[in-house]
């Protein structure tokens, strides 16, 4: 320092859900509040699946905690 791993500590995230905000909606912010996670960080590139438009063999637009794959990283008992 590089690789490969995730059982140990010490941390890290945050599912349903509850109320508030924002969106036509999917869906999202920040707050409580842990279902779980090991990249459950980032990133719509390639499917998936949701959703406006109703002109459609078409355009927007959402989910990264559907799946692929990219890109950057902590911790170090083994």
């Nucleotide at each position: 320092g590089g690789c490969c791993a995730g059982c140990a500590a010490a941390g890290c995230c945050a599912a349903a859900c509850u109320g508030u905000g924002g969106g036509u909606a999917a869906c999202u912010g920040a707050a409580g509040g842990a279902c779980g996670g090991a990249a459950a960080g980032c990133g719509a590139c390639g499917g998936a699946u949701c959703u406006g438009c109703c002109g459609a063999u078409g355009c927007g637009g959402a989910u990264a905690g559907c799946c692929g794959g990219g890109g950057u990283g902590c911790c170090c008992g083994g």